[in-house]
RNA sequence: GGCGAAAAGGGCAAACCCGUCCGAAAGGCGGGCACGCAAAGCCACCGGUCUAAGGGUGUGACAGCCUAAGACAGCGGGGUUGCCGCUC
Numbered sequence: 001g002g003c004g005a006a007a008a009g010g011g012c013a014a015a016c017c018c019g020u021c022c023g024a025a026a027g028g029c030g031g032g033c034a035c036g037c038a039a040a041g042c043c044a045c046c047g048g049u050c051u052a053a054g055g056g057u058g059u060g061a062c063a064g065c066c067u068a069a070g071a072c073a074g075c076g077g078g079g080u081u082g083c084c085g086c087u088c
Stems, first nucleotide, its partner, number of pairs: 001087004011037002016032004021028002035074001041080003045077003048072004054067004
């Protein structure tokens, strides 16, 4: 540097359920569980998806539409750090 077949010590934890928690929401956090994961560690840089209290537009009023902003790293790419083993 390449790889993750087998192995060991381990690690993480989807859906779902729970909560005197945070948020407008998406979502986050904590507990349970175990679908999966070799970066399912970290970073919103690129694409994507979700939310839209606030703002704009619209309406008789709603609705709808757009959006500042936010969220997802377990959607893909990229960056960065790294355990064990195999191999050159």
This is a predicted structure of an 88-nucleotide RNA (c-di-GMP-I-GGC riboswitch aptamer) from a Gammaproteobacteria bacterium. The organism belongs to Gammaproteobacteria, within Bacteria. Rfam family: c-di-GMP-I-GGC riboswitch aptamer. Rfam 15.1 lists 1,298 matches to the family in 717 species. The coordinates come from a structure-prediction model, not an experiment, and the mean pLDDT is 87. The model forms 91% of the base pairs in the Rfam consensus.